A computed fold for a 1397-nucleotide RNA from an uncultured bacterium, annotated as small-subunit ribosomal RNA. It matches the Rfam family "Bacterial small subunit ribosomal RNA". Gene Ontology terms of the family: ribosome and structural constituent of ribosome. The sequence is in RNAcentral, with records from ENA, Greengenes and SILVA.
[in-house]
C1' cells in the first nucleotide's frame, strides 16, 4: 500500500472505481452509416399546360320523346415544374472510435539515430488542365428453380461506373553534360525520341431553348507542406546450463522474381559459411513503456483505472477491395460449437454498451441524452454516433460532514470493585439554557449554450446583429419554517504493544502473528465492570515493499559458526612497474537536440475546505549531436631496470626415478644337545608338544621392513620421503651483480600429480591380517581379550581419484615494535683456529606489542594494514540422498534437487552440576577391632487385608518405640445410635429473671417436662418502684464454629546436606558481556586457621573465641563431712564442739607453643622439661548463603474456597488394641566369664504436699494397715546392680529360656468384657548365635550393669530423656565403598548423571 474479498456494523455529500476467475458460452435491443446538389427507376401527396372527351347547373326550342347553345367538373392520352419517401447503380467512411490480453522473450516494447530503399485517401499550398467519342449493366419489366437463404435466364436503361481516341505544364523511361556524397548513389541541366490524364454537379444571371458566363462544391496531371504509416540499426529490460553446442535458405555471393520499399522475402546457380560460455539452441514464464506501491537511498515488486505502441477478433488458413486491412459488428475454406429446415441446403460468431448463464471468496442499470466535446456523410439543414455526457447500484477507495454546544455534585440511581473506610462509570445522566449542519416540509433557482443557421458587411480570411437549442433537472445553490428531534460501531487491553480488575473454567471449554497461555485464585479462554485505539467504519485473509547489511552497487562474509577446489601447470579473462611522445576511447566541462500529455514536486487559482479540476516553472538522474579539457585509465610509439627471468661460482638435503649390496630380527626346513611341557590370559582355554614341542647351538631358505643415529631436524606444490652404494634426474638457497629489458600476477574451463582401502592381468608371499573357524567373556557379544586364518599389504603394469587429502586458515606483492631457539648460506672482528661475539639472506619452531576477533585466539610463516585475481557460502532435517548428465571394469566419483519437516541446528565463552577424568585433604568413610541386627518368641511401629470405624498425618538416606513425654471412659478428630440449634465458646440488641441452693418424673445418658427455697452487689428513691455491672433463661439478627480442602497461596518452626568449611559485600581491577579477581597459588590448620606471595584493598555472615557442665587449685560461706583436733558415747558424726579436709554453692586462678632443644622466611610442626591438665585437655549449647516446591494448614497463626436444623455441637456405645500375612526398631533369651540360692560392699543424678512415705504390724507376694519424717544437701522414694565370698547345676532344650494357657488373688479407676499392669501357683512354647545383606563404636569410648525422671488416677516403658558402676580391643594404612572440601580437566548435562540421548 491495494480493482481486492470475507466477519460484524453502518447516516450523508462530492471525486473516483467496479470480472484479476472461463480469449467459456451467449437470449433479446442497441453499438456505422450517410450523400437525391452524381445517375435511373419505382412510390405518395402538389402545381400547371396541351390534344380529345364531356356531367351537373344555366338558358333557347320543343313534335314533349326530346333537340340546340353556354357551361367546364370529371374520364382518356400527352407534356412541364416541385415536395416527401425508398431499393438499385455510383461517392465518401466501414482500416477510425470502441474491447480484450489469449498469443507473443521479439525490432514486440523503450529510448537514439538512420531510409541515397519507400507509401501517404480527405486537408493546405503552388502550377497546369478537364476536348471528341463508344459500348454496357443494376434498378425495373418477364419468365423459370428453390420450404427458405438465394439464384438462373430473356428483355430495356442512366450516370461524377467503364472503355477508346487526342492534348501533356510537370512526370516516368532513354540519352548527353555538370556538380557532389559515406559505398550502392543524389541533384542540376539539355534533348529531335518514348510512355501516361479526366467528371460532372448545384446556384444565380443571360439564352436563339441548343446552350453561354460567373460563384460554390466535385474532378485530373505535377511540385511542395502537414499529419499517418512502413523498413532498417545502436543501446535497455525475465527465469533455467539438471538445455552445451545450434544451423538447409541454413551464411554468403551472381542473376532473376516480388514489393510502395531495402533484404535469403521467393527462386535457380556457386561457395561453405553463420551462431554460441559476453551463454547460441532448448524448456519454462510474460504484452511493454509513461507510470504505480513501496524505500533515506540504491533497490525491490507491479503494469488494473487513464496516456502511448503492439497484439488479437470463435480456433486455423487465405487472399480480395481499398490510400490505407490480410479487416472484431467484410469476403473464402477447414474445425468445433449453437440455431433454423420441406432433409435437398442454410444461418451464425458480445474480447461494443447492457444484460444472461456458467465458473468464482468476488466485479453494476437490458437506464437518460446526443444538450456539450469529438467523429462518419452531406454545399447545407440534418441524419448517425451504447465514443461521449448523463444518471443508476455497491462504504471498493479517497476526501469532506454529521450523530449536538454550553452550565450541571445530594458526586442521584444502578453497573462494577472494595482493604468494607471507599473506589469507579462520572458532567457522564437528569435537569437549564442554546445551536440548527445534516434531516423533513415549503419556497426561489442556475452555471454549463454560441455556434452551426438566419440578416447585414467584406473579395475572402472573417466582423457585426438577430434567433433557435439543456440529458443531467426544478438538480446544484439560496430563503423560510419545525425541530437535539432520524444518525456508532468495530477490534483490542501476557511481552513486543496503548489499555485491568472481578466472576466462571480446570491441559477442559478454549486462545494463539512470534514467545506462549489453559491441570482450582488465570491481567493470556468464556462473561463483565472498567479501559486504550480507530472511526462510518472496524477486524480478519490475501499479495507486494519495509524491517532484511538476511544476496551486503551503496552495504557481507569462509581458522572453530555456512563457507578455501587436495595440489599443480596453464588457456580464456581480469588486474599490473618508472621516464619521455603521442592519440582522446573511457573521464571531466560547455553547448544544442530529444527526453508526448496525464503523473510526480513547488507555487498561483476553480468547486465554501479538502479529495478533484486548471494555469505557471520545475523534475525527468537517460540517449544523440557539436566544441572544448588531458591529470588519471585506456591505444600507439620509444627509452629504463628495481618485478621476473637468465649467467658465473658454492655449499646443505629421508626431493624422484633405475639398478645393485648389507646386517640385525622373524618365519620355516635340517642337524646336534635335551625333556615335560610350551603358549596365552584379569583368569582361563581353544591351540602346540613323547611321532621330542618348548629352550638352546649349528647350517640354509625365504620376503619384507631398515633399531641406534632421530630433532620442537631436513626435502617436495600437495599426496609424501628414513639402511648403504652408483647412474639419471627435479626445485630451493647463497654469493658476484655479467645478460635480457615488464617477459609479471592469478587463473573460469582444460591438462597433470595425488595417502589408504577398493578392482583388472601377471609375479610374490617372512610377519602382519579385514573375512572366516575356534577358544573366553557376557543376559546376549555377530565386539573389545586369546589360538589360528584367506584376501590384502609386497613388485611389474593399467584402473580409481577419494580422506578430519587439516594450519579444517587459496595464491601473489608491499608495509607494520620487539625476544629466544634451531636449520642452510655468506659477511665483520677477533684468532692458531668462525672456539666465541656483532651482522645479512632463505627456512622452521616458541613467546609476545600495536593491530584484529562474537570469543577461542592470531600477531613479519597474520586471522594485522593495502593491492589484484579466483574458489565457496546464505537456518536445520530430507541429503550430498532422488532424478538427468559425464566418468568408471566395478565398487563407485563428479555435478547436484524438490515435496515434506522443525523453531531451531550451530560457534565461543561463563556459573554450577556431573564422569566408572586427574591431584591434594577429610569423616567410624572403608580397613583393624569389639559387640549388635538380619533367624526365635514378645513388644512397639509401619505397610497390607479387614471392618460400621480400625481418625489423620510422616515415605530412600532425612517415615517406620515417628507426632504419642501415657488411646479403657474422657482424650478422639473414626463409626452406630439418640439429641440440639444464637448454638459447647466471643461481640452487640430486646424481653424476663435475677445470682445461687435442693429435690422430682422419663431416658443409656446428653436432654427434656415440671416444684420448691432464695433474694445478694452498685445508683436514684422516705417508701413504692427505677435503672445498671457479672450470672440464668427466653427471642430475633448480625454472627458463631468446623482437627472440612488447599503445607503447590503462606507465616512461624522443623529435618537433612553439615560442625560440613564455606557463602558473600563494598571500592579498584580486568573483561563488549555473561563473568572474573579477591576466595587462586606456596606452606600451614579441626578450620577460607594464620603465614607468605599475588591487581587487589577491606568488610559481613560462617570458624574459632566469649557462655554451660567436668579435669587442678585459691578464697569466701558452712544444720552434709571429721574425730583430722578436744571431750561424751546406748557407739550409729550420735552429741558438744570445730570449719582443717572431703563436698556443696559463688567468685577468682590456671595453659599461652610461654620455656628449653631442633626444623622453617613465617604461620606452624616434632620432641622435651615443668604441670592436675597439654598443643582446640574432654562434652554441651550454638548451624553461614542456601538445596530438598522436603515436613507440618491436626500445635498455632493466616490468604483463598466449601459446610451452615450441619461438614458444627452434646451424649451413650464402639473403634483408634481388629489379624493369613510383609516390613522397621527394640526387649528376652538360646546358656557355664551361665543360671539358682545365701551371705557381703560400693554410687550419681534426679523426684516428692490432691505428694514421697521411714519404723512397726499382717500376707509366699502384689499389697494392705500404721502412721513418724519431710514442702525436703535434714525426711522419703532407697533394696543400686553387675561386683565380691560361699553353695548347688555340668552341657541337657537343662536348675538354660520363659512365650502360651488355667487357676487364684492385689492396685488404681465412675468402669478393667471388648481393652490395664502387677502377685503367687500351676504349665512350660520357639529358641542350641542366626543365609543373602546390614547396623553402631576409636576411650572412661564400644560393651555389660543396675539407678532415676517426665508424661501419668493406673499403665501395655522392652520407650524415650538423663545417672552413675565395671570397663576393653583396634587403627598398617587411604587402594577401594559411601559422604565431603579445594584446584584442575572434559561436557551435546544445567528442573543439572535419577541428566542428556
Nucleotide at each position: 500500500a491495494c480493482g481486492a474479498a470475507c466477519g460484524c456494523u453502518g447516516g450523508c455529500g462530492g471525486c473516483g472505481u467496479g470480472c484479476c476467475u472461463a480469449a467459456a458460452a451467449c437470449a433479446u435491443g442497441c453499438a456505422a452509416g450517410u450523400c437525391g446538389a452524381g445517375c435511373g427507376a419505382g412510390g405518395c401527396g402538389c402545381c400547371g399546360g396541351g390534344a380529345c372527351u364531356g356531367a351537373a347547373g344555366u338558358u333557347c326550342c320543343u313534335u314533349c320523346g326530346g333537340g340546340g347553345a353556354u357551361g367546364g367538373a370529371g374520364g382518356u392520352c400527352c407534356u412541364g415544374g416541385g415536395g416527401c419517401c425508398u431499393a438499385g447503380c455510383g461517392g465518401c467512411g466501414g482500416a477510425c472510435g470502441g474491447g480484450u490480453g489469449a498469443g507473443u522473450a521479439a525490432c514486440a516494447c523503450g529510448u537514439g539515430a538512420g531510409c541515397a530503399a519507400c507509401c501517404u485517401g480527405c486537408c493546405c499550398u503552388g502550377c497546369g488542365g478537364a476536348c471528341c467519342g463508344g459500348g454496357a449493366u443494376a434498378a425495373c419489366u418477364c419468365g423459370c428453380c428453390g420450404a427458405a437463404a438465394g439464384g438462373c435466364g430473356g428483355g430495356c436503361u442512366a450516370a461524377u461506373a467503364c472503355c477508346g481516341g487526342g492534348u501533356g505544364c510537370g512526370c516516368u523511361c532513354c540519352u548527353g553534360g555538370g556538380a557532389c556524397g559515406c559505398a550502392u548513389g543524389u541533384c542540376c541541366u539539355g534533348g529531335u525520341g518514348a510512355g501516361g490524364a479526366a467528371a460532372g454537379g448545384u446556384c444565380g444571371u443571360c439564352u436563339u431553348c441548343g446552350g453561354g458566363c460567373g460563384g460554390c462544391c466535385a474532378c485530373c496531371g505535377c511540385g511542395g507542406g502537414a499529419g499517418g504509416g512502413g523498413c532498417u540499426c545502436g543501446c535497455g529490460g525475465c527465469c533455467u546450463a539438471u538445455c552445451a553446442g545450434c544451423u538447409a535458405g541454413u551464411u554468403g555471393g551472381c542473376g532473376g522474381g516480388g514489393u510502395g520499399a531495402c533484404g535469403g522475402c521467393c527462386c535457380a546457380c556457386c561457395a561453405a559459411g553463420g551462431c554460441g560460455a559476453c551463454g547460441a539452441c532448448g524448456g519454462g514464464u510474460a504484452g511493454c513503456c509513461g507510470g504505480c506501491c513501496u524505500g533515506a537511498g540504491a533497490g525491490g515488486g507491479u503494469g488494473g483505472u487513464c496516456g502511448g505502441c503492439c497484439a488479437c477478433a470463435c480456433u486455423g488458413g487465405g487472399a480480395c477491395u481499398g490510400a490505407g486491412a490480410c479487416a472484431c459488428g467484410g469476403c473464402c475454406c477447414a474445425g468445433a460449437c449453437u440455431c433454423c429446415u420441406a432433409c435437398g441446403g442454410g444461418a451464425g460468431g458480445c474480447a461494443g454498451c447492457a444484460g444472461u448463464u456458467g465458473g468464482g471468496a468476488a466485479u453494476c442499470u437490458u437506464g437518460c441524452g446526443c444538450a456539450a466535446u469529438g467523429g462518419g456523410c452531406g454545399a447545407a439543414a440534418g441524419c448517425c454516433u451504447g465514443a461521449c455526457g448523463c444518471a443508476g447500484c455497491g462504504a471498493c477507495g479517497c476526501c469532506g460532514c454529521g450523530u449536538g454546544g454550553g452550565g450541571g455534585a445530594u458526586g442521584a440511581a444502578g453497573g462494577c470493585c472494595u482493604u468494607c473506610g471507599g473506589g469507579u462509570c462520572g458532567u457522564a445522566a437528569a435537569c437549564c439554557c442554546c445551536u440548527g449542519u445534516u434531516g423533513a416540509c415549503g419556497g426561489g433557482a442556475a452555471a454549463g449554450a454560441a455556434a452551426u443557421c438566419c440578416g447585414c458587411c467584406g473579395g475572402a480570411a472573417g466582423g457585426c446583429g438577430g434567433a433557435c437549442u439543456g440529458a443531467c433537472g426544478g438538480u446544484a445553490c439560496c430563503c423560510g419554517u419545525c425541530g437535539a428531534g432520524g444518525a456508532a460501531g468495530c477490534c483490542c487491553c501476557g511481552g513486543c504493544u496503548a489499555a485491568c480488575u472481578c466472576c466462571g473454567u480446570g491441559c477442559c471449554a478454549g486462545c494463539a502473528g512470534c514467545c506462549g497461555c489453559g491441570g482450582u485464585a488465570a491481567g493470556a479462554c468464556g462473561g463483565a465492570g472498567g479501559g486504550g485505539g480507530c472511526a462510518a467504519g472496524c477486524g480478519u485473509u490475501g499479495u507486494c515493499c519495509g524491517g532484511a547489511a538476511u544476496c551486503a552497487c551503496u552495504g557481507g562474509g569462509c581458522g572453530u559458526a555456512a563457507a578455501g577446489c587436495g595440489c599443480g601447470c596453464g588457456u580464456a579473462g581480469g588486474c599490473g612497474g618508472g621516464g619521455c611522445c603521442u592519440u582522446c576511447a573511457g573521464u571531466c566541462g560547455g553547448c544544442g537536440g530529444u527526453g508526448a500529455a496525464a503523473g510526480g514536486g513547488a507555487u498561483c487559482g476553480g468547486c465554501u475546505c479538502a479529495a478533484c479540476c486548471g494555469g505557471u516553472c520545475c523534475a525527468c538522474c537517460g540517449c544523440c549531436g557539436c566544441c572544448g579539457a588531458u591529470a588519471c585509465u585506456g591505444g600507439g610509439g620509444u627509452c629504463c631496470u628495481u618485478g621476473a627471468g637468465g649467467a658465473u661460482c658454492g655449499g646443505a638435503g629421508a626431493g624422484g626415478g633405475g639398478a645393485g649390496c648389507g646386517g640385525a630380527a622373524u618365519u620355516g626346513c635340517c642337524g646336534g644337545u635335551g625333556u615335560a611341557g610350551c603358549g596365552g590370559u584379569g583368569a582361563a582355554a581353544u591351540g602346540c608338544g613323547u611321532a621330542g614341542a618348548g629352550a638352546u647351538c649349528g647350517g640354509c631358505a625365504a620376503g619384507a621392513a631398515c633399531a641406534c643415529c632421530c630433532g620442537u631436524g631436513g626435502c617436495g606444490a600437495a599426496g609424501g620421503c628414513g639402511g648403504c652404494u652408483c647412474c639419471c634426474u627435479g626445485g630451493a638457497c647463497g654469493a658476484u651483480c655479467c645478460c635480457u629489458g615488464a617477459c609479471g600476477c592469478u587463473g573460469a574451463g582444460g591438462c597433470g600429480c595425488g595417502a589408504a582401502a577398493g578392482c583388472c592381468a601377471g609375479g610374490g608371499g617372512a610377519g602382519c591380517g579385514a573375512a572366516c573357524g575356534g577358544g573366553a567373556u557376557u543376559a546376549g557379544a555377530u565386539a573389545c581379550c586369546c589360538c589360528g586364518g584367506u584376501a590384502g599389504u609386497c613388485c611389474u603394469g593399467g584402473c580409481c581419484g577419494u580422506a578430519a587429502a587439516c594450519g579444517a586458515u587459496g595464491g601473489u606483492c608491499a608495509c607494520u615494535a620487539g625476544g629466544u631457539g634451531u636449520u642452510g648460506g655468506g659477511g665483520g672482528u677477533a684468532u692458531c683456529g668462525a672456539c666465541c661475539c656483532c651482522c645479512c639472506c632463505g627456512g622452521u619452531g616458541c613467546c609476545g606489542c600495536a593491530g584484529c576477533u562474537a570469543a577461542c585466539g592470531c600477531a613479519c610463516u597474520a586471522a594485522g594494514u593495502g593491492a589484484c585475481c579466483c574458489g565457496c557460502c546464505u537456518g536445520g532435517g530430507g541429503a550430498g540422498u532422488a532424478c538427468g548428465g559425464c566418468c568408471g571394469c566395478a565398487a563407485g566419483g563428479c555435478u547436484g534437487a524438490a515435496a515434506c519437516u522443525c523453531a531451531a541446528a550451530g560457534g565461543a565463552a561463563u556459573u554450577g552440576a556431573c564422569g566408572g577424568g586427574g591431584g591434594c585433604c577429610c569423616g567410624c568413610a572403608c580397613a583393624a577391632g569389639c559387640g549388635g541386627u538380619g533367624g526365635a518368641g514378645c513388644a512397639u511401629g509401619u505397610g497390607g487385608c479387614u471392618u460400621a470405624a480400625u481418625u489423620c498425618g510422616a515415605c530412600g538416606c532425612u517415615a517406620c518405640g515417628c507426632g504419642a513425654a501415657g488411646a479403657a471412659c474422657c482424650u478422639u478428630a473414626c463409626c452406630a445410635g439418640g439429641g440440639c440449634u444464637u448454638g459447647a465458646c466471643a461481640u452487640g440488641c430486646c424481653c424476663g429473671g435475677c445470682a445461687u441452693c435442693c429435690g422430682g418424673c422419663c431416658g443409656a445418658a446428653a436432654g427434656g417436662c415440671g416444684g420448691g427455697a432464695g433474694u445478694g452487689c452498685c445508683c436514684c428513691g422516705c417508701a413504692a418502684g427505677g435503672g445498671g455491672a457479672a450470672c440464668c433463661g427466653g427471642g430475633a439478627c448480625a454472627c458463631a464454629g468446623g482437627u472440612g480442602g488447599u503445607g503447590c497461596a503462606u507465616g512461624g518452626c522443623u529435618g537433612u546436606c553439615g560442625u560440613c568449611a564455606g557463602c558473600u559485600c563494598g571500592u579498584g581491577u580486568c573483561g563488549u558481556g555473561a563473568g572474573a579477581u579477591g576466595u587462586u597459588g606456596g606452606g600451614u590448620u579441626a578450620a577460607g586457621u594464620c603465614c607468605c606471595g599475588c591487581a587487589a584493598c577491606g568488610a559481613g555472615c560462617g570458624c574459632a573465641a566469649c557462655c554451660c557442665c567436668u579435669g587442678c587449685u585459691g578464697u569466701g560461706u558452712g544444720u552434709u563431712g571429721c574425730c583430722a583436733u578436744c571431750a561424751g558415747u546406748u557407739c550409729g558424726g550420735c552429741u558438744g564442739g570445730g570449719c582443717a579436709c572431703u563436698c556443696a554453692c559463688a567468685c577468682g586462678g590456671g595453659a599461652c607453643c610461654g620455656c628449653c632443644c631442633g626444623a622453617g622466611c613465617a604461620a606452624u610442626c616434632g620432641g622435651g622439661a615443668g604441670g592436675a591438665a597439654g598443643g582446640c585437655g574432654g562434652g554441651g549449647a550454638u548451624g553461614a548463603c542456601g538445596u530438598c516446591a522436603a515436613g507440618u494448614c491436626a500445635g498455632c497463626a493466616u490468604g483463598c474456597u466449601c459446610c451452615u436444623u450441619a461438614c458444627g455441637c452434646c451424649c451413650u456405645g464402639g473403634g483408634c488394641u481388629g489379624c493369613a500375612c510383609a516390613c522397621a526398631u527394640g526387649c528376652u533369651a538360646c546358656a557355664a566369664u551361665g543360671g539358682g540360692c545365701g551371705g557381703u560392699a560400693c554410687a550419681a543424678a534426679g523426684g516428692g504436699u490432691u505428694g514421697c512415705c521411714a519404723a512397726c504390724c499382717c500376707g509366699c507376694g502384689a499389697g494392705g494397715g500404721g502412721g513418724a519424717g519431710c514442702c525436703a544437701a535434714u525426711c522419703c522414694c532407697a533394696g543400686a546392680a553387675a561386683g565380691c565370698c560361699g553353695u548347688c547345676c555340668u552341657c541337657a532344650g537343662u536348675u538354660c529360656g520363659g512365650a502360651u494357657c488355667g487357676c487364684a488373688g492385689u492396685c488404681u479407676g465412675c468402669a478393667a468384657c471388648u481393652c490395664g499392669a502387677c502377685u503367687g501357683c500351676g504349665u512350660g512354647a520357639a529358641g542350641c548365635u542366626g543365609g543373602a545383606a546390614u547396623c553402631g563404636c576409636u576411650a572412661g569410648u564400644a560393651a555389660c550393669c543396675g539407678c532415676c525422671g517426665g508424661u501419668c488416677a493406673g499403665c501395655c516403658a522392652c520407650a524415650c530423656g538423663g545417672c552413675g558402676g565395671u570397663g576393653a580391643a583396634u587403627g598398617c594404612g587411604u587402594u577401594c565403598c559411601c559422604g565431603g572440601g579445594c584446584c584442575u580437566u572434559g561436557u551435546a548435562c544445567u528442573c543439572a548423571c535419577c541428566g542428556c540421548c